[in-house]
Molecule: TPP riboswitch aptamer (THI element)
RNA sequence: UGUAAGACAAAGGGGUGCCCCCGGGCGGGGCUGAGAUUAUACCCUUGGAACCUGAUGCAGUCCAUACUGCCGUAGGAAUUGGAUUACGAUUCUCU
Repeated sequence: UGUAAGACAAAGGGGUGCCCCCGGGCGGGGCUGAGAUUAUACCCUUGGAACCUGAUGCAGUCCAUACUGCCGUAGGAAUUGGAUUACGAUUCUCU
């Protein structure tokens, strides 16, 4: 001094649905999920389907969401730091 790896720190990005009961509203129960309004949480950060758009999309399935496939080689989307380890490069010193 280069590359890579995992971790750490800081910073940033993101979602919050469906069903049932009551109802004017608040509220209560259940389902899926990492997360379903509570966050000092969870997920994701370019090797980027976290998440958004197309989309009130299409097929299967479900009471519905969810799930599987398509759309999708689509269009977007948020990163830095020092250290450690491994493998190299260069320079200096000694023998």